[in-house]
RNA sequence: UUCCCGAAAAGGCAAACCCAUUGCAAGAUGGGGGCGCAACACCACGGAUCAGGCUUUAACCAAAUCCUGAUAGCCGGGUUGCCGAA
Numbered sequence: 001u002u003c004c005c006g007a008a009a010a011g012g013c014a015a016a017c018c019c020a021u022u023g024c025a026a027g028a029u030g031g032g033g034g035c036g037c038a039a040c041a042c043c044a045c046g047g048a049u050c051a052g053g054c055u056u057u058a059a060c061c062a063a064a065u066c067c068u069g070a071u072a073g074c075c076g077g078g079u080u081g082c083c084g085a086a
Stems, first nucleotide, its partner, number of pairs: 005084002012037002017032006035073001041079003045076003048071006055064003
């Protein structure tokens, strides 16, 4: 110095919930809040889940394909990245 790794310190982000705005919805944004997080920073590439719509089957519940959207704090993958004890 690099990688694995994660003690300490500094700094950072921010779940549920509440308020406001926005969206058909899933959700998103801002303020409060703080469960957690060294990638819980970025990218929808693969899977998964969720929402809206079409079609088909069914006609009691529903299921499948396709399209569009959402989730990076569901998993994998890619890119970048703070500190430095064992």
Predicted 3D model of an 86-nucleotide RNA (c-di-GMP-I riboswitch aptamer) from a Nitrospirota bacterium. Its Rfam family is "c-di-GMP-I riboswitch aptamer". About the family: GEMM was predicted in a large-scale screen for bacterial structured RNA regulatory elements. The sequence was found by an Rfam model in a public genome assembly.